[in-house]
């Protein structure tokens, strides 16, 4: 220094529902709670892709993000093993 995740060993995280708030929504943020995560740590102007649709813009019932989502691919930092 790569790779990788069997058996451990320290410990972390917290979906989904409910509660308040905050937002037009998506969704967040706390709190209860755990379905799961070896990156479920970070990063949204390093890409991709996906949700919302107030404002606008149209009237084949829609487009459209500067709004969101990284527990959706991915970029990056990392503990303990074992090779």
């Nucleotide at each position: 220094a790569a790779a990788u995740g069997a058996a451990a060993a320290u410990g972390g995280c917290a979906a989904a529902a409910c509660u308040a708030u905050g937002g037009a929504a998506a969704c967040a943020u706390a709190g209860u709670g755990a379905c799961g995560c070896a990156a479920a740590g970070c990063u949204a102007u390093a890409g991709g892709g996906g949700c919302u649709a107030a404002a606008g813009c149209a009237g084949a019932g829609g487009c459209u993000a500067a709004g969101c989502c990284a527990g959706c691919c991915a970029g990056u930092u990392a503990c303990c093993g074992u090779u």
This is a predicted structure of an 83-nucleotide RNA (c-di-GMP-I riboswitch aptamer) from Evansella vedderi. The sequence was found by an Rfam model in a public genome assembly. NCBI's taxonomy places the organism under Bacteria, Bacillati, Bacillota, Bacillaceae, Evansella. Of the family's consensus pairs, 95% are formed in the model.